[in-house]
RNA sequence: GGCUUGGGCGGCGCAAUGCCCCGAACCUGGUCAGGUCCUGACGGAAGCAGCCAUAAGGAGCCCCUGGCGAGCGCCCGAGCCACU
Numbered sequence: 001g002g003c004u005u006g007g008g009c010g011g012c013g014c015a016a017u018g019c020c021c022c023g024a025a026c027c028u029g030g031u032c033a034g035g036u037c038c039u040g041a042c043g044g045a046a047g048c049a050g051c052c053a054u055a056a057g058g059a060g061c062c063c064c065u066g067g068c069g070a071g072c073g074c075c076c077g078a079g080c081c082a083c084u
Base pairs, nucleotide, nucleotide: 001081002080003079004078005077006076007075008074009073010072012069013068014067016065018061019060021058022057028053029052030051031050036045037044038043
C1' cells in the first nucleotide's frame, strides 16, 4: 500500500410489536334518557337507544419506541498478500 472481515456511533431505506385516525344493533366496558321490574312507602335492580373508551380488524405514517438491511460517513480492532 492492497484485499477480506468484526464491533461502536451517526445518517439512509424498509416495514411493525411503534405512532395517529377509523372501528361492535346484540354475543366488550363505562354512563345509562325513555321505558320495564321489585317495594305499602323510602328507595333499589336489570338495562334498550344515544354518547364515551376500546377489541378483532382497516387506512396512513416514520414524529416516538425498538427491529432488520447495505458498493453511505467517522472511530477502534482482527486476518491474509506485496514491498522495505
This is a predicted structure of an 84-nucleotide RNA (Bacterial small signal recognition particle RNA) from a Coriobacteriales bacterium.
The sequence is in RNAcentral, with records from ENA.
The gene name in the source record is ffs.
It matches the Rfam family "Bacterial small signal recognition particle RNA". About the family: The signal recognition particle (SRP) is a universally conserved ribonucleoprotein involved in the co-translational targeting of proteins to membranes. Its family is annotated with signal recognition particle, plasma membrane targeting and SRP-dependent cotranslational protein targeting to membrane, signal sequence recognition in the Gene Ontology.
Its mean pLDDT, the model's own confidence on a scale to 100, is 83.